[in-house]
């Protein structure tokens, strides 16, 4: 400090998500020790058992048990002595300890205040402590109860209670005088009246300690008040003791604190009151900080104690372990009553994911009582238990490579990894076990000696330790006892195997997993951390993702529709005063304890300890006056007033106008209008349309119009008249900061709606009717109601847009409109051209800003003041509330649940039913054909034991097959063997061949027969047999691959390297003007060069020259022949086949930019690439292909391999594709006749002869081929004959007889003769190929082959038609433009409907739960009011009286209980819409002109998407 996730890729915004840290945790694996700390966050839930508060005999009275003596009838008794258990009194129990339910409060925290108060116990001071009386608990006796506990009588003491004297400087009254204070007042003194106290007890007899009263302190406490301390405005009004005031009563003490009365206030937008939620703080965690979350352990304050209420007592409580009511609840009862409150310590039960031991000790600290000694103390100190935390220590160290062994993986079968890691060898001794010493914590107090004047202090002695024989030290012993856990795709440090096979599973976010997974699961290996390691949860960082420090709003989310103005906030220039802000000194607080920084103390170190700092805050006080604020006082430059002058669709009423639709009335005139892509509704012979001529009505105002003007926006246009707002310039006379913005709040606000009431020509939602169209509740026409217009009055929304708030000041410039003004020089005085300047309103374009795109003095720049707004995507501007409305509806406006994204600009591509340019037989223009027959063959599908397997739009389907009877062959059905191939060993001999027997074969059984070469060792070949690697698979994956094709396409186009521009992807270069067949060339350019690609180079064809001249050839000689290069000769020719030329746009015009180049010419065999061919750029397409071939994985191993025989691949209702033959006479048949090329041939081609109608036989001449054959070329030409028909056309089919190939033509071949003579008379819809020696026609050869072609590859022969053209179909380059597409238009992608799940509105109710409000009852108690009943103290006249107490009555008053209302919770038959799911149903609404431009607003309608109408927007 940042990473990860939106995209093909980019910047950008934005949110999710990770790495840290931390915790009273909790789960999971695992677990030596130790110190230090922590240890019910949940049920303020319920408690069995035991402790946690007592002490005091030096305040009292009595006094048991036991002990010791006397007596004794042995039964007791009586002194003493002791002091238990109880009880009167007295302190204490209001401290300690818990816990956090209330509680948004003066409750905490801060900083003041009480002149408005109290303080036991302690300290210091004055002064005092006299005299009396009556009773009562214990005890004792009786009585009642089950108990718990109650009553009666008797008898007694005090520091226990009453009286009485004495008394102040207390208190209360009064009254003066001094003084202080912010204020009500306070203090001090003096007089004078009234009143009020007490208790002993111990002693060593000195005193000591208690008790009254008084003053002051100290210590704790109460009140008061400033500031701070939570959410929610979808809580806006709240309050009647309510706010104040007199007076009273209360209280320690002010005070509505509580009563009477008076007044009617008093809080609230600076959030009142309500409602949820919560103990505050020092401090914790965390952050760089500011801040955020948090408030357990320690510490301060509060508030509680089973729930609710009360009061006693007392210095203190309205009192956890004290009391009484009232409810729950538990428990005990003899059923009549009774007892209880662990949120004290320990433990139990429940909840829960979770949280300890009924442990020991007053040794220390500290506390209560007490003169002390002690006593009590679950405070505390220890110990137990928990890895829960922090901290420290080990689990051994050194050396040690045969790199052992196992183990694991990989394999180029060499090896590498585990790994110095073992073992080995030399050490150590922390823990750890055993032993043996062995503390510090101890100071006191007390006892007891001395010292001192002193009981105070100082000294010395004795004496006190739970923990604990514990820390600690030393010795022995041994390496011995002691390492896991979680990661290894990315982010994040760390890799392979096997296994699984979108399963099982994993994930914190992106994502793995569909047979080669580093991401699952296991194994090894590594990597992190460590007695711990992950997981879970939570809070904080990162997150500048609410921003004060430190962001934002043209288009991402975000400027109100606009204006006026209220609080509010900010606010010009000069000067004086104040001193609220503000700075600065100094004062006093900020409790300790954390946190920091320094020193110590435990061996460290967590952990303590001392000191300093710091605690950023808060008061007071002195100043200081520059900004701000506040008085005052001046100014004139913001603001405003005046005066002239000027434009203008500002606005408001009125009154007028033309032109056009439409209707009406006449006239002409007639068969149609009319309306569309094309049509029809519809009007029209009852006379439409048309055209004239008069009428009537509404509404709108052409032309001027403009990048114009005016207004705040909305919005505003014939002309004229009245009213009336604002702006602008110019003068600078007035006023002197008036200003500027504006929560709330008013007021204006287009369509569209709504009301009442006029009006309606045209226009038109709805609606009807015609068309489209699968449908067409839409585009399109025909009609048409609201409505649109006007009055009044609602509505308050809009792409209400500059997606841009208002206000000021400042920051190059250039060029236009448009309103003033001032001025040159002109000038016809109207003006004109320039120069300046004010104001508005465009363009463009510097800095600068921006994510880019853009903006740019009309800022989105620099700065400053105010409001509004935003903080992922949906859900939703919904839903509930409230408000506005007449309704439609507007304003406010979330959650729950879900996603990992939603978005902005830009960029490359691909798409477009966008545009531009330009190619191709792409299309038109032609010529032939397929689709219909028949058959041939390949596919599909069907069928079968099997019909083996692949190719599937173009780019599968006469394809892989250049040729399935058998083999092939892979497939079926049956039979058979089981190491088959190779090495290596042993053995044997020949293999081979014959032969018999069986068998479909293959085998299987059995005779027969018996080898070569030698260096003699053996070695070759062949059978057998043995072990051990193993073979072998057309078995799967072409979505694991090489290779090899195919298509896009022979389309021209794909890139780099520098350099330049962008933040960046990327961009230039490769676009642009021409041009080409072409990114071919040319020119121009921040781009200059350069590869692969195109062209060339190759082969072949079309001419010619040269060489060569045999098996070719024959002009000229010659021989021969019926004829023929038959021969001799010859190489001229042809023609082979070598090596050459030749064409380059190379001349000429002419265009073009003086250029590529284009047109047209001459020459030439051949002209602009001369024809054909080979050759195929980056790439796409997960295309083909594991079945040619190779090959990784995987799978069979007596089979999925191998061997044989039959079958099979040829099946056949049908479907397609490719062909062949034809349907005839441009033909068919018969005879006749003539011209190629190119090729093939010895297991071969075979001639001439014979033979057969033929196929074909017989035979064999020649030829290993320019020599011999195949070999006849047809088509064409020349003649005869058929005369338009199912034919003399067509040849299927079928029956008969044959040939040949072959071991074998049953299934399943070909080809022949004779017979047979089938659809078919030119083919729907659709649909191919061809632009020239092409197309079409003809026939010739090859390959594979025994045979077998109508495929397929070649060859030549006759030989055309047509291109106007580039609109459209289809495909394809460039360039631009839109894009919500990038799997890339077979794309995105929207809504109804059904099906399943979520989580939510609403709903007739229904059941709850807090607080409120009225009324009922009315417990303790407290207060008052009475008090005839009772009573000890003082009085008394002895009667009674003071005073009290039980009783009663009364206010208030908890719990209850009744009403009705209003909040909130949870359910709820139905029901509304959301949201999520791989494959559902119905359209096709958005993105491209998305096929009707698309959105906003509004109204209607419609299965839905949506469509229309009116407006307004370009996004």
């Nucleotide at each position: 400090a940042g990473a990860g996730u939106u995209u093909g890729a980019u910047c950008c915004u934005g949110g999710c998500u990770c790495a840290g840290g931390a915790c009273g945790a909790a789960c999971g694996c695992u677990g030596g020790c130790g110190g230090c700390g922590u240890g019910c966050u949940u049920a303020a839930c319920a408690c069995a058992u035991g402790c946690a508060a007592g002490u005091c005999g030096a305040a009292c009275g009595a006094g048991a048990a036991g002990c010791a003596g006397g007596c004794u009838u042995c039964g007791g008794u009586c002194u003493g002595u002791g002091g238990a258990a109880a009880g009167u009194g007295g302190c204490g129990a209001a401290c300690g300890g818990g816990u956090g339910a209330g509680u948004a409060a003066c409750g905490c925290g801060u900083a003041g205040a009480c002149a408005a108060c109290c303080u036991g116990c302690c300290c210091u001071u004055c002064a005092g402590u006299g005299g009396u009386g009556g009773a009562u608990a214990g005890c004792c006796c009786c009585g009642g109860g089950a108990a718990a506990c109650c009553g009666g009588g008797a008898u007694u003491a005090a520091u226990a209670c009453a009286g009485c004297a004495u008394g102040a400087c207390g208190c209360g009254a009064a009254u003066g005088u001094g003084u202080c204070g912010c204020a009500u007042g306070g203090c001090a003194c003096a007089u004078u009246c009234g009143u009020u106290a007490a208790a002993g007890c111990c002693c060593u007899c000195g005193g000591g300690u208690g008790c009254u009263g008084a003053a002051g302190g100290a210590u704790g406490g109460g009140u008061c008040u400033g500031c701070g301390u939570g959410a929610c405005a979808u809580u806006a009004g709240g309050u009647a003791g309510u706010a104040g005031g007199u007076g009273a009563g209360g209280u320690a003490a002010c005070g509505g604190c509580u009563c009477a009365c008076c007044u009617a206030g008093c809080c609230g937008a600076c959030g009142a009151u309500g409602u949820c939620u919560a103990g505050c703080u020092g401090g914790u965690c965390u952050g760089a900080g500011a801040g955020g979350a948090u408030g357990a352990u320690c510490a301060g304050c509060c508030a509680c104690a089973c729930u609710g209420g009360g009061a006693c007592u007392g210095a203190g409580a309205u009192a956890c372990g004290g009391c009484c009511c009232a409810g729950a609840c538990u428990c005990c009862u003899a059923c009549g009553g009774g007892a209880g409150g662990c949120a004290g310590c320990a433990g139990u039960g429940a909840g829960g994911a979770a949280u300890a031991u009924u442990g020991g000790a007053c040794a220390a600290u500290g506390g209560g009582c007490g003169a002390a000694a002690g006593c009590c103390u679950g405070a505390u100190c220890c110990a137990g238990c928990a890895a829960c935390g922090c901290c420290g220590c080990g689990u051994g160290a050194g050396c040690g490579a045969u790199g052992a062994a196992g183990c694991a993986g990989c394999u180029u079968c060499g090896c590498u990894g585990u790994g110095u890691a073992a073992a080995g060898c030399u050490c150590u001794g922390u823990u750890g076990a055993g032993a043996g010493g062995g503390a510090a914590g101890a100071a006191c107090a007390g006892g007891u000696g001395g010292g001192u004047a002193u009981u105070g202090c100082c000294c010395g002695c004795u004496u006190u330790g739970a923990c604990g024989g514990u820390a600690c030290c030393u010795c022995u012993u041994g390496a011995g006892g002691a390492a896991g856990c979680a990661c290894c795709g990315g982010c994040u440090a760390a890799c392979u195997c096997c296994g699984u096979g979108c399963c099982a599973g994993c994930a914190g976010c992106c994502g793995c997993g569909g047979u080669a997974a580093u991401a699952c699961g296991g194994g090894g290996g590594g990597u992190g951390c460590a007695a711990g390691c992950g997981u879970u949860g939570u809070c904080c960082g990162g997150a500048u993702u609410c921003a004060u420090u430190g962001g934002g709003c043209g288009u991402a989310a975000a400027g109100g529709g606009c204006u006026c103005g209220u609080a509010g906030g900010c606010g010009g220039g000069a000067u004086g005063g104040c001193a609220a802000g503000u700075c600065a000194g100094g004062c006093g607080u900020g409790a300790a304890a954390u946190c920091u920084u320094u020193c110590g103390g435990c061996u460290u170190a967590a952990c303590c300890g001392g000191a300093a700092a710091a605690c950023u805050g808060c008061g007071c006080u002195u100043g200081a006056a520059a900004c701000u604020g506040c008085c005052g006082u001046u100014c004139u430059u913001g603001a405003g007033u005046c005066a002239c002058u000027g434009a203008g669709a500002g606005g408001a009423a009125g009154u007028u106008g033309g032109a056009a639709u439409u209707c009406c009335u006449g006239g002409u005139g007639u068969a149609g209008c009319g309306g569309u892509g094309g049509a029809a509704u519809g009007c029209g012979u009852a006379g439409a349309u048309a055209u004239c001529a008069g009428g009537a009505a509404g509404a709108a105002c052409a032309c001027c119009c403009a990048u114009u003007g005016c207004g705040a926006a909305g919005g505003c246009a014939a002309a004229c008249u009245u009213c009336u707002g604002g702006c602008a310039g110019u003068g600078u006379a007035c006023u002197g900061a008036c200003g500027c913005u504006g929560a709330g709040g008013a007021g204006c606000g287009a369509a569209a709606g709504c009301g009442u009431g006029g009006g309606g020509a045209g226009c038109g939602a709805a609606c009807a009717g015609g068309a489209u169209u699968a449908g067409a509740u839409a585009c399109c026409c025909u009609g048409g109601u609201a409505g649109u217009c006007c009055a009044c009055g609602c509505c308050g929304u809009a792409a209400a847009c500059g997606a841009u708030g208002g206000a000021u000041a400042c920051u190059a410039g250039g060029u236009g409109c448009u309103g003033g003004g001032u001025u040159u020089a002109c000038u016809u005085u109207g003006g004109u051209c320039g120069a300046c300047u004010c104001g508005g309103u465009g363009c463009c374009g510097u800095a600068g800003c921006u994510a880019a795109c853009g903006u740019g003095u009309u800022a989105a720049g620099u700065a400053u003041c105010c409001c509004g707004c935003c903080u992922g995507g949906g859900g939703a501007g919904u839903a509930c509330g409230g408000u506005c409305g007449c309704a439609a509806g507007g304003c406010u406006g979330a959650a729950a649940c879900u996603c990992a994204a939603a978005g902005g600009a830009a960029u490359u591509g691909a798409c477009g039913g966008g545009g531009g340019c330009c190619c191709g037989c792409a299309c038109a223009a032609g010529c032939g054909g397929u689709g219909g027959a028949g058959c041939a063959u390949g596919u599909g599908g069907u069928u079968u034991a099997a019909u083996u397997c692949g190719a599937u739009g173009c780019a599968a389907c006469g394809c892989g097959a250049a040729g399935a009877a058998c083999c092939u062959u892979a497939c079926c059905u049956g039979g058979g063997a089981u190491u088959g191939u190779g090495g290596c060993a042993g053995a044997g001999g020949a293999c081979c061949a014959u032969c018999c027997a069986u068998g479909a074969g293959a085998g299987u059984g059995g005779a027969u027969u018996u080898c070569c070469c030698u260096u003699c060792g053996g070695g070759g070949c062949c059978u057998c047999u043995g072990a051990c690697u193993c073979a072998g698979g057309u078995g799967c994956u072409g979505c694991a691959u090489g290779g090899c094709u195919g298509u896009c396409g022979u389309c021209a186009g794909c890139u780099c390297g520098u350099g330049u521009c962008g933040u960046g992807a990327g961009a230039u270069g490769u676009u642009g003007g021409g041009u080409u067949a072409a990114g071919u060339c040319c020119c121009g350019c921040a781009a200059c060069g350069a590869g692969c690609g195109c062209a060339a180079c190759c082969c072949u064809u079309a001419c010619c020259u040269u060489u060569a001249g045999u098996u070719g050839c024959c002009a000229u000689c010659g021989c021969g022949u019926a004829a023929u290069g038959g021969c001799g000769g010859g190489c001229a020719c042809u023609c082979u086949a070598g090596a050459g030329g030749g064409a380059c746009u190379g001349c000429c015009u002419g265009g073009g930019u003086u250029a590529a180049c284009c047109a047209g010419g001459a020459g030439g065999a051949a002209g602009g690439u001369g024809g054909g061919g080979a050759u195929g750029a980056c790439g796409u397409c997960a295309a083909g292909u594991c079945a040619g071939c190779a090959u990784g994985g995987c799978c069979c191993u007596u089979a999925c391999g191998c061997c044989c025989a039959g079958g099979g691949c040829u099946a056949c209702a049908c479907a397609c594709g490719u062909g062949c033959u034809a349907c005839a006479a441009u033909g068919g048949a018969c005879g006749g006749u003539a011209c190629a090329a190119a090729g093939u041939g010895u297991u071969g081609c075979g001639a001439u002869g014979c033979c057969g109608c033929g196929a074909g036989g017989u035979g064999g001449a020649g030829c290993c081929a320019a020599u011999c054959a195949c070999a006849a070329a047809a088509a064409a030409c020349c003649g005869u004959c058929c005369u338009c028909a199912g034919u003399u056309c067509g040849g299927a089919u079928u029956g008969c007889a044959g040939u040949c190939u072959g071991c074998a033509a049953c299934u399943c071949g070909a080809c022949u003769g004779c017979a047979u003579g089938a659809a078919g008379u030119c083919g729907g819809a659709a649909u191919c190929g061809c632009u020239a020696g092409u197309a079409a026609u003809c026939g010739c050869g090859g390959a594979u082959c025994a045979g077998c072609a109508c495929g397929c590859c070649g060859c030549g022969g006759u030989g055309a038609a047509u291109a106007c053209g580039u609109u459209c179909c289809c495909g394809g380059g460039c360039c631009u433009u839109g894009u919500a597409c990038a799997c890339a238009c077979c794309g995105c992608c929207c809504g109804u409907c059904a099906c399943a799940c979520c989580a939510u509105g609403g709903a007739a109710g229904u059941c709850g739960g807090g607080a409120g409000u009225a009324c009922c009852c009315g417990a303790a108690g407290c207060c008052g009011c009475u008090g005839a009943g009772c009573c000890a103290a003082c009085c008394u006249u002895a009667g009674g009286g003071a005073g009290g107490c039980a009783g009663g009555c009364g206010u208030c008053g908890a719990a209850g209980g009744u009403a009705a209302a209003a909040c909130u919770g949870a359910u709820g038959a139905c029901u509304g819409g959301g949201g999520u799911g791989a494959a559902g149903u119905c359209g096709u609404a958005a993105c491209a002109a998305g096929g009707u431009a698309g959105c906003c607003g509004u109204a209607c309608c419609g299965g839905a998407a949506g469509g229309u109408g009116c407006g307004g927007c370009u996004g």